[in-house]
Context: one part of a larger RNA
RNA sequence: GACGAACGCUGGCGGCGUGCUUAACACAUGCAAGUCGAACGAAAACGCCCUGCUUUUGUGGGGUGCUCUACUGGCCAACGGGUGAUUAACACGUGAGUAACCUGCCCUUGACUUUGGGAUAACUUCAGGAAACUGGAGCUAAUACCAGAUAGGAGUUCCUGCUGCAUGGUGGGGGUUGGAAAGAUUCCGCGGUUGGGGAUGGACUCCCCGCUUAUCAGAUUGUUGGUGGGGGAGUGGCUUACCAUAAGCUUUCACGGGGAGCCUGACUGACAGGGUGAACGGCCACAUUGGGACUGAGAUACGGCCCAUACUCCUACGGGAAGCACCAGAGGGGAAUAUUGCACAAUGGGCAAAAGCCUGAUGCAGCAACACCGCUUGCUGAAUGACGGUCUUCUGAUUGUAAACCGCUUUCUCCUGUGACGAAACGUGAGUGACGGUAAUGGGUAAAGAAGCAACGGCUAACUACUUGCCAGCAACCACUGUGAUACAUACGGUGCGAGCGUUGUCC
Numbered sequence: 001g002a003c004g005a006a007c008g009c010u011g012g013c014g015g016c017g018u019g020c021u022u023a024a025c026a027c028a029u030g031c032a033a034g035u036c037g038a039a040c041g042a043a044a045a046c047g048c049c050c051u052g053c054u055u056u057u058g059u060g061g062g063g064u065g066c067u068c069u070a071c072u073g074g075c076c077a078a079c080g081g082g083u084g085a086u087u088a089a090c091a092c093g094u095g096a097g098u099a100a101c102c103u104g105c106c107c108u109u110g111a112c113u114u115u116g117g118g119a120u121a122a123c124u125u126c127a128g129g130a131a132a133c134u135g136g137a138g139c140u141a142a143u144a145c146c147a148g149a150u151a152g153g154a155g156u157u158c159c160u161g162c163u164g165c166a167u168g169g170u171g172g173g174g175g176u177u178g179g180a181a182a183g184a185u186u187c188c189g190c191g192g193u194u195g196g197g198g199a200u201g202g203a204c205u206c207c208c209c210g211c212u213u214a215u216c217a218g219a220u221u222g223u224u225g226g227u228g229g230g231g232g233a234g235u236g237g238c239u240u241a242c243c244a245u246a247a248g249c250u251u252u253c254a255c256g257g258g259g260a261g262c263c264u265g266a267c268u269g270a271c272a273g274g275g276u277g278a279a280c281g282g283c284c285a286c287a288u289u290g291g292g293a294c295u296g297a298g299a300u301a302c303g304g305c306c307c308a309u310a311c312u313c314c315u316a317c318g319g320g321a322a323g324c325a326c327c328a329g330a331g332g333g334g335a336a337u338a339u340u341g342c343a344c345a346a347u348g349g350g351c352a353a354a355a356g357c358c359u360g361a362u363g364c365a366g367c368a369a370c371a372c373c374g375c376u377u378g379c380u381g382a383a384u385g386a387c388g389g390u391c392u393u394c395u396g397a398u399u400g401u402a403a404a405c406c407g408c409u410u411u412c413u414c415c416u417g418u419g420a421c422g423a424a425a426c427g428u429g430a431g432u433g434a435c436g437g438u439a440a441u442g443g444g445u446a447a448a449g450a451a452g453c454a455a456c457g458g459c460u461a462a463c464u465a466c467u468u469g470c471c472a473g474c475a476a477c478c479a480c481u482g483u484g485a486u487a488c489a490u491a492c493g494g495u496g497c498g499a500g501c502g503u504u505g506u507c508c
Stems, first nucleotide, its partner, number of pairs: 001507003005504005012375004017370001018368002020333001025331001027329001029328002034075003039072001042069001044067001046065008082286003092210001093208001095206004101202002106198008114148004123138006154177010183190001211258003218249001220247001223246001224244007261283003265276001267274002289308004312321003339365001341364003347361001348359004378408002381405001388399004412449001414444005422435001425432002452497003456493001457478002464491002473480001
């Protein structure tokens, strides 16, 4: 000098940031991922039209509109948010490569959008179960599912041109193989299928780079290489069988142990360097612990599935349920770290044609002097140098213009009026601000409401008195105290910093 700090004493206001560093400990409760009726069939409530019955109240059937609900279907849920346990590794960082690769939505540019079929959920009904839920029978729809037609491209094979950086790359022509689609609408347009290109995102490979330990010296058997098979988007012992004049690694530290997420950075320092990786941002890894795959353009998926594990809960004992390292919150641990808040108004995200819906992302508010920054606690005059305190050579000195007293001002606080920007977009229009009656601003009252902490032997700015008497105590170091202590305790005085001041911890 710095801090995600803590502790002690003290504490007026505002702005801006930050806030479980410990138990990746176990969690009550609420919320954090939905949306589309312009894909689909149905149901309910309400309204309108037609119609039957009824004296009326009313009631039955059909059509239609709007709202809404569960199911089928589509997209999303792989983002956003959290944590740092693992990890010494192509995990990260820097720079290259892919002639070895993939890429939903989006942009651009071609071609097409044809003929049929059978189911199933919802629903109805029956049954089982304490529950979670499950099974049988029957009915029905689609942009759900299946089959056929067509085919530029794709695979394979033959001929052939050009070319490179090794495997190769890129064109032209012929044969052959198996391949596509879906509609809805309020008709502007939106979708569907198949190609080319782009963008974005990802995957893989390589060079270099950065902890400690030899009281760890040899370690490895898919290990090293090849061939065949398999797998994959793709290269590859990635996997498998066989083979080998059996290799590749290692004091340039292999292998093992310990401890650790990495970085842009921030801290310190004149630099060199040192230590560090909170917040913001990039990458990686993880989601009770350990495995596994499914779906999908993308996951081996925090709020999906299956199996096992430990713990917790429900149970009719047969069986079930859960996963806060999301946001709040409670317990525990700890020196120590906040509200079970408001709003989708803005920015952004998902879905939707749109209105819109959802969004603990985000925007805001609350708590904490935790950090930084700004402001205030008044100003002028006032000497009988008052009283009081302290010291004293007893004269006085000092506190001290300090106070009282006179006058002035009102920043901030408080009271009271006015009162935003942030709003673009959407919508025919009307209208739409959580923050917030906040910021800002006009007026008002009265100096009125607002100062402490540490230290005063030297280092080190600041001294005297009294008390104590090697006691009580102080202390980073040197040291102090045994009867005149500027070093302990108290008081006066002066010193330093100031809404803070000291102490402790850690780093330079």
Predicted 3D model of a 508-nucleotide part of an RNA (small-subunit ribosomal RNA, 5' domain) from an uncultured bacterium. Rfam family: Bacterial small subunit ribosomal RNA. The full RNA is in RNAcentral, with records from ENA.